[in-house]
RNA sequence: UUCUUAUCGAGAGAGAUGGAGGGAGAGGCCCGAAGAAAUCUCAGCAACCAGCUGUUUGCAGUCAGGUGCUAAGUCCUGCGGUGUGAGAUCCGCGAUGAUAAGAA
Numbered sequence: 001u002u003c004u005u006a007u008c009g010a011g012a013g014a015g016a017u018g019g020a021g022g023g024a025g026a027g028g029c030c031c032g033a034a035g036a037a038a039u040c041u042c043a044g045c046a047a048c049c050a051g052c053u054g055u056u057u058g059c060a061g062u063c064a065g066g067u068g069c070u071a072a073g074u075c076c077u078g079c080g081g082u083g084u085g086a087g088a089u090c091c092g093c094g095a096u097g098a099u100a101a102g103a104a
Base pairs, nucleotide, nucleotide: 001104002103003102004101005100006099007098008097013042014041015040016039017038021031022030023029026077027076028075043070044069045068048066049065051062052061053060054059078093079092080091081090
């Protein structure tokens, strides 16, 4: 990097350095000198994998070793339905992306 599978309306931030960008991409809409990105330290959230216990072998519980995460639903967007004057809302299915595990 590619492929497969699963999940994504919950949850969880302070400090130091830094000094203008950031939210994947396009459009929108937001965040940002009351300090963006990035790096480091500490803290926290969750529980995919690993470990442990039980088991009806489907899974459940536990722990926190390997990852991940700590603005907004994956921030919103497409299609179908609902609804309406037009919308909003709500429901279903996608696309894209992210994360985990496995494979090449």
The RNA shown here (SAM riboswitch aptamer (S box leader)) has 104 nucleotides and comes from Salisediminibacterium halotolerans. The source organism's lineage runs through Bacteria, Bacillati, Bacilli, Bacillaceae and Salisediminibacterium. The coordinates come from a structure-prediction model, not an experiment, and the mean pLDDT is 85. Rfam family: SAM riboswitch aptamer (S box leader). About the family: The SAM riboswitch is found upstream of a number of genes which code for proteins involved in methionine or cysteine biosynthesis in Gram-positive bacteria. Of the family's consensus pairs, 90% are formed in the model.